């Protein structure tokens, strides 16, 4: 130096244009003599920035971090 791939919640990860999802985490709460377990609720998220569209996690440029393959 080219090239191809990733990036969504505190973690793991769905989610190819129309209302951002799920587990465990975390906090409440119910059950207990008291913990845990189970069982209801509850907060929280689209790496920036720009462009395209009535609308973008989604398409297009860029720019950052990682992983990879070739020289």
């Nucleotide at each position: 130096g080219g090239g191809c791939g990733a990036u969504u919640a505190g973690u793991u990860a769905a989610g190819u244009g129309g209302c951002a999802u799920a587990a465990c985490u975390u906090c409440g709460g119910u059950c207990u003599c008291c913990a845990a377990a189970a069982c209801c609720g509850a907060u929280g998220u689209c790496g920036g920035g720009a462009g395209u569209u009535c609308g973008a996690u989604u398409c297009u440029c860029u720019c950052a971090u990682c992983g990879c393959c070739c020289g």

Model confidence (mean pLDDT): 83 of 100. The RNA shown here (transfer RNA) has 71 nucleotides and comes from Candidatus Nomurabacteria bacterium RIFCSPHIGHO2_02_40_30. Rfam family: tRNA. By type it is a transfer RNA.